């Protein structure tokens, strides 16, 4: 340098042009003499910049990290 493939909640993964969801973590509550555990409730995300569209995390194109591979 050249080509591919990822980037989503604090962690770990889904989703899929049409309000972004699970466990798990954490705050609140209910059980318990307390602890744990267990039920419930609550906040919490689309790497960044533009472009198509009625509408983009999803489609394109640029930049950015990280990972393969080839020189």
């Nucleotide at each position: 340098g050249c080509g591919g493939g990822c980037g989503u909640a604090g962690u770990a993964c889904a989703u899929c042009g049409g309000u972004a969801g699970u466990a798990u973590a954490u705050g609140g509550g209910c059980u318990u003499c307390c602890c744990a555990a267990g039920c419930u409730u609550a906040a919490g995300a689309g790497a960044c910049g533009g472009g198509u569209u009625c509408g983009a995390c999803u489609c394109c194109c640029g930049u950015u990290g990280c990972c393969c591979g080839c020189u």